[in-house]
The RNA shown here (transfer RNA) has 73 nucleotides and comes from a Candidatus Dadabacteria bacterium. Rfam family: tRNA. Gene Ontology term of the family: triplet codon-amino acid adaptor activity. Model confidence (mean pLDDT): 82 of 100.

């Protein structure tokens, strides 16, 4: 330099054939306890890596850059 996979909450990942962005942990407040852990409940948190096309309607399609991994010489 080609070629394949990836990018979504703070952090691990989901999101059917295009139709309301969602869990788990972490954070926080609250019940419970004598204080705590453990356990329950509730809440916060997101320009889906930027940009741009298609479309009624994109996280998903197509172009394009930007960063990662693996591979091939």
């Nucleotide at each position: 330099a080609c070629g394949c996979c990836u990018g979504u909450a703070g952090c691990u990942c989901a999101a059917u054939u295009g139709g309301u962005a969602g869990a788990g942990c972490a954070c926080u407040g609250g019940a419970u306890u004598c204080c705590a852990a453990a356990u329950c409940c509730a809440g916060c948190g997101g320009u889906u890596g930027g940009g741009g096309g298609u479309u009624c309607a994109a996280g998903u399609c197509c172009c394009u850059c930007c960063g990662g991994g693996c591979g091939u010489g």